[in-house]
RNA sequence: GCCCCCAUAGUUUAAUGGAUAAAACGAGGGACUUCUAAUCCCUAGAUCGAGGUUCGAUUCCUCGUGGGGGCA
Repeated sequence: GCCCCCAUAGUUUAAUGGAUAAAACGAGGGACUUCUAAUCCCUAGAUCGAGGUUCGAUUCCUCGUGGGGGCA
């Protein structure tokens, strides 16, 4: 330098162009307990950036950024 793949809560993963973007672990609060742990209930929290296509984009297209891999 060229090519391919990936980017979504703090972490690990879902979401075949249409639902209030879902769950587990973690965090905060509460219940229970003498206290802690465990268990149960509740709460908060995310689509890498900019454009484009579309009635509608996490999803499709382009460019960029970051990470991984291959070739030279």

This is a predicted structure of a 72-nucleotide RNA (transfer RNA) from Candidatus Jorgensenbacteria bacterium RIFCSPLOWO2_01_FULL_45_25b. The sequence was found in a public genome assembly. Rfam family: tRNA. Rfam classes the family as a transfer RNA. The prediction has a mean pLDDT of 82. The source organism's lineage runs through Bacteria, Bacteria candidate phyla and Candidatus Joergenseniibacteriota.